[in-house]
This is a predicted structure of a 349-nucleotide part of an RNA (small-subunit ribosomal RNA, central domain) from an uncultured bacterium.
The RNAcentral record of the full RNA draws on ENA and SILVA.
Its mean pLDDT, the model's own confidence on a scale to 100, is 89.

Context: one part of a larger RNA
Order: sequence, then structure tokens, then C1' cells
RNA sequence: UUGGGCGUAAAGCGUCUGUAGGUGGCUUCGCAAGUUUGCUGUUAAAUUGUUCGGCUCAACUGAAUCCCAGCAGCAAAAACUAUGAAGCUUGAGUGCGGUAGAGGAAAAGGGAAUUCCCUGUGGAGCGGUGAAAUGCGUAGAGAUAGGGAAGAACACCAACGGCGAAAGCACUUUUCUGGGCCUGCACUGACACUGAGAGACGAAAGCUAAGGGAGCGACUGGGAUUAGAUACCCCACUAGUCUUAGCUGUAAACGAUGGAAACUACAUUUUGGGAUUUUAUAUUUUUCAGAAUGGUAGCUAACGCGUUAAGUUUCCCGCCUGGGAAGUAUGCUCGCAAGAGUGAAACUC
Repeated sequence: UUGGGCGUAAAGCGUCUGUAGGUGGCUUCGCAAGUUUGCUGUUAAAUUGUUCGGCUCAACUGAAUCCCAGCAGCAAAAACUAUGAAGCUUGAGUGCGGUAGAGGAAAAGGGAAUUCCCUGUGGAGCGGUGAAAUGCGUAGAGAUAGGGAAGAACACCAACGGCGAAAGCACUUUUCUGGGCCUGCACUGACACUGAGAGACGAAAGCUAAGGGAGCGACUGGGAUUAGAUACCCCACUAGUCUUAGCUGUAAACGAUGGAAACUACAUUUUGGGAUUUUAUAUUUUUCAGAAUGGUAGCUAACGCGUUAAGUUUCCCGCCUGGGAAGUAUGCUCGCAAGAGUGAAACUC
């Protein structure tokens, strides 16, 4: 490079926005760059191919012929692509009207529980385990009642439910704010899809600074277990977990399934709208947009997928090419560091 692939065998960037690029709806007219056709020239000879000859054959050699193709020029065609002009409304978007939601940010408020402190009652155990012990307790624990303080998380509702690009989001109220969905009408008139680089966001842990610190709890110290026990179990407990401002930029960041568009049986459940039926919010029928289950055709190595495709097609991006060495070494970029990104080879099977 060609070909083949990427749910589980190697392989979909963690997710989005978007530059260049690639690709791109319907109609009419023009143009002729791409495209197609014809003609002319040229692509030396030798060589190669085909046919016919000459050396007894062959190698060797003589003659004739050569499609296709490339390049250039001329002439034509106008369907498609490009391009110019003019339009269209189905793709896309905007406005008006509705609507559901743990979507985001900030502030205020709430109750249950836990721990600690104070006071009353009370008087010997409590706690913990497989069994114990360390531990707490007559300086009055545990239990119980009242009061106070603090921090963190929000039972039930709760759902195979909802929202968000993903990470993720759940007590209540208020303020600010993003997106979606539905209905009909009006408007713009291809404004679209994807997206190398680039940028933004990005769980937990970790780092810097300042706060905070109830519970839990890496590390650590004890008690057990054990042959040992740097563990599992128990008693304590530091960083951390929380807040603010920055950094880090990774996860089995998973649906292990990139995005967009079109087409291709059904049945059941469910969320948010609309239409219809009805006296009626119930019910019936139906239609959009989601979330699930079973399953036909088809696909698949099988498992399974199956209108939310892993089916049938088109466009764009990313990635893979035997196992190990190795996500290592080296260089470069980024980072305070931890490290992250990019990323080999020798050798070996």
C1' cells in the first nucleotide's frame, strides 16, 4: 500500500464544542474543469506478443503485424460531479403557545440519627467475638430523662421511573440559569453531517493554601487467630473524607457497542406530550419523543443482537495487525510532585 476488521478473540478517543479537510436535499437555465466518444500526432531501434519464413530441429535469426494504454492537440456530447445564475421546502434553524424533570449555580431553612458536654435517677457492669482479650467503668460507666454543641448525610415517597454530552444528579423553599419534548401557524431558505489539529468539561484517589473535623477510616499502635499472620476478626486512631480557591486528567470513564441519515414483522410494560372517543380526569383507538422485556426476517464462530441492531445501505472520524519483553526504555510536551500523554527495539516463544 491492498485487503480484512473493532459487544466478548487485537481494536470505538471518557464525553462534548468546533477549525482545516471530506461528504452533502429538490427544480430550471448556462458553462464545459472532471467525465464520455471520435479523429490526428507521438510513445526510437532492438526486446516482448501473434503470424509466416531461413539454418535437419531448437536456441539463434529474417519479414509482417500489434489491441489496450499514456501524453498532447482538434471536434463533439451534456446524464452525473464541480462551478455561475435563478428559485423551492421536505433536511436544519428561528418566533409564538404549552409541558415533564435528583439538569446546573448560589443563598436560606428543616427533622431523624450519631458523637461529645452539663444536670437528674440509678448502682456494676458495659462493650466486643466463633470463643476471647485489648478497651471503657465505683474518680459512678452502660441504661434512662431533660438541656446544649458540632459536623456529615438526607429514611419513607423510590420505580426495570426521571434529567444530563459524559463524569454525574435525590430533605424543603427562593433567586438566577442551560437543554429537551409536544401542538399548530408564521418566517429564513440547504444555513447540513462528520471532524485531523485545537479548546472545554471530566468519578475516586492524590497535591498546594486557608478553614473545618461528628461518624467512618488507608497508615500506625495494641488484642486475638495462626507453625508464622507485616492479613481476614476485635479495640483505638492519623492523613483523608467536608468547605473555599487552584492543580492533577486518570478508571472495568462499560452498553467493554463512535457520530449522523434512510429502510426493514410483531407483542407486552412503562415515562412525557398531542389527537380521538365519552356526561366524565376513567375507558377506547391512534400519533410523536424516550426507557425496558420477549421475539420474526436477517446477522453472528458461538454466546447472543434484533426499529434504542451486532440487520440492509451511505458519509465522516478514531483505532487494530501473533504472545512476551511493555504501556517498559529513550526523546519530547505537560505537571509543585505523584505522575500523565506520545511510545520503540534487541532478545525470546